[in-house]
């Protein structure tokens, strides 16, 4: 120095091959259920999809470069 893999909500992660409404679980916040708590249910808030450029009617997605973290090899 090169390779290749990861980077999406507070956390864990899908979503990417094969562009087309930004999603799940947990958490947090209201309300019911109960004397309370636990716990169950409905229900809401939350997002620069690392960053920055191209491509496109349209970019998490498809291309460049740069960061950070894992791996190999030298």
């Nucleotide at each position: 120095g090169g390779g290749c893999c990861u980077g999406u909500a507070g956390c864990u992660c899908a979503g990417c091959c094969c562009g087309g409404u930004a999603g799940a679980g947990c958490a947090u916040c209201u309300g019911g259920c109960u004397g309370g708590c636990a716990g169950c249910c409905a229900g809401a808030g939350g997002g620069u999809c690392a960053g920055g450029g191209g491509u496109u009617c349209a970019a998490g997605u498809c291309c460049c470069c740069u960061c950070a973290g894992g791996u190999c090899c030298a």

Record summary: Transfer RNA from a soil metagenome, 74 nucleotides, folded computationally. The RNAcentral record of the sequence draws on MGnify. It matches the Rfam family "tRNA". Gene Ontology term of the family: triplet codon-amino acid adaptor activity.